[in-house]
Context: one part of a larger RNA
Molecule: small-subunit ribosomal RNA, 3' major domain
Organism: uncultured bacterium
RNA sequence: UGACGGGGGCCCGCACAAGCAGUGGAGUAUGUGGUUUAAUUCGAAGCAACGCGAAGAACCUUACCAGGGUUUGACAUCCGCAGGAUUUUUUGGAAACGAAGAAGUGCCCGUGAGGGAGCUGCGAGACAGGUGGUGCAUGGUUGUCGUCAGCUCGUGUCGUGAGAUGUUGGGUUAAGUCCCGCAACGAGCGCAACCCUUGUCAUUAGUUGCCAGCUAGUAAAGUAGGGCACUCUAAUGAGACUGCCGUUGAUAAGACGGAGGAAGGUGGGGAUGAGGUCAAAUCAUCAUGCCCCUUAUAUCCUGGGCUACACACGUACUACAAUGGUCGUAACAAAGGGGAGCGAAGGAGCGAUCUGGAGCGAAGCCAAUAAAAACGAUCUCAGUUCGGAUUGCAGGCUGAAACUCGCCUGUAUGAAGUUGGAAUUGCUAGUAAUCGCGGAUCAGCAUGUCGCGGUGAAUACGUUCCCGGGCC
Numbered sequence: 001u002g003a004c005g006g007g008g009g010c011c012c013g014c015a016c017a018a019g020c021a022g023u024g025g026a027g028u029a030u031g032u033g034g035u036u037u038a039a040u041u042c043g044a045a046g047c048a049a050c051g052c053g054a055a056g057a058a059c060c061u062u063a064c065c066a067g068g069g070u071u072u073g074a075c076a077u078c079c080g081c082a083g084g085a086u087u088u089u090u091u092g093g094a095a096a097c098g099a100a101g102a103a104g105u106g107c108c109c110g111u112g113a114g115g116g117a118g119c120u121g122c123g124a125g126a127c128a129g130g131u132g133g134u135g136c137a138u139g140g141u142u143g144u145c146g147u148c149a150g151c152u153c154g155u156g157u158c159g160u161g162a163g164a165u166g167u168u169g170g171g172u173u174a175a176g177u178c179c180c181g182c183a184a185c186g187a188g189c190g191c192a193a194c195c196c197u198u199g200u201c202a203u204u205a206g207u208u209g210c211c212a213g214c215u216a217g218u219a220a221a222g223u224a225g226g227g228c229a230c231u232c233u234a235a236u237g238a239g240a241c242u243g244c245c246g247u248u249g250a251u252a253a254g255a256c257g258g259a260g261g262a263a264g265g266u267g268g269g270g271a272u273g274a275g276g277u278c279a280a281a282u283c284a285u286c287a288u289g290c291c292c293c294u295u296a297u298a299u300c301c302u303g304g305g306c307u308a309c310a311c312a313c314g315u316a317c318u319a320c321a322a323u324g325g326u327c328g329u330a331a332c333a334a335a336g337g338g339g340a341g342c343g344a345a346g347g348a349g350c351g352a353u354c355u356g357g358a359g360c361g362a363a364g365c366c367a368a369u370a371a372a373a374a375c376g377a378u379c380u381c382a383g384u385u386c387g388g389a390u391u392g393c394a395g396g397c398u399g400a401a402a403c404u405c406g407c408c409u410g411u412a413u414g415a416a417g418u419u420g421g422a423a424u425u426g427c428u429a430g431u432a433a434u435c436g437c438g439g440a441u442c443a444g445c446a447u448g449u450c451g452c453g454g455u456g457a458a459u460a461c462g463u464u465c466c467c468g469g470g471c472c
Stems, first nucleotide, its partner, number of pairs: 008472006015463002019427005026318008034309002042053002064304007073127001077126002079123005086103007107116003129293002132291003138287002140282003143278001145276001150189006156165003169180003195270004200238007209228003214225003241264001244258005320420001324379006337366002341360002346355003386417001391412007433455007
């Protein structure tokens, strides 16, 4: 000077408390440990590993294993020789890879000879190659404390010096935010603001969007004329600043209440992460030093494995039911996607789906009926008309190919489970809870993830205590 204290003071945070819904018990999904295995590739390890890298392992991916091949190599540059490139048939083989043929004289320059570009084969070596090791040799990127309010510098002053001061103090703030004071005076990185989005209004614009008034028209319909008022779309601007009033405060900064206002004291949300900490993570995104392999630790192929299963843990989904299940009638979204694509109407099928092919590169057409909600009927407290695991049979889709190991449909089957021990998580408002919809990845495969809207609460006395953090 820091760090630490079961030292003190002040302050903050879903930290506790007050509440709501969960996890921990069941079944399943998924990740991990362990065990097993020829292999179950590798990494991640308290918070900050464990639905994590992986935004999608049947082959491929793939790095692992077994077997079969290659050795200047699957990929790059250079040299020599030969050959048109290329297409194709037969045959051995699981394929990779071989064996034997057939067709075939291309492009540019040049009259030609020849040269050049590109491709293939053979040969020689320089080299290629390595998801091999070291994240404790590194760059880059990332997590975390933490969106916490801190971290520093110049000059001056003080101290022998390390250093101190400034940055402490009195108030105040979400904030080292601001005010006052002060041997300090200033400044920088952070805070805030500038950016995006959402909430109100105006202007401009009016098709693919909209329809108030007028006309036509229909079973109904912005369907047509017409219009751009409204909704909306998308550009520009206005608006909020403690600006106004009162109280309080030190005449300050500010705090409390009120008015007006769509919005009030940072309006809500996002992006934005100072100096540092953890030899934190990553050599398997990439790059890279050093070390190691070079007929193998490289490379090609087929098949298998990453999907195993006495068990243990994490994260989720579905439930245990009546605020419910089933059936019928029947409303109201937002955001995103679509050309090797989305695929309508119509038709077939109980259905998955098939057929069909209109329209649409999309404010136009399509997927596309949102679901919970509402209304009506039924079930009457049961392991049930709850719950749906598991399994049989029959089908559908994608794809060379669903045995290992995909998803979906129908039918039959109908397991555990009656609200969960100790313990533990999230959340303060359009939030929790609950309901559906869409996207990325993707041939196919979503209970994961990233978004979107619908319905929509309870509670906060307070800071003694637990945890984390800031200042003295």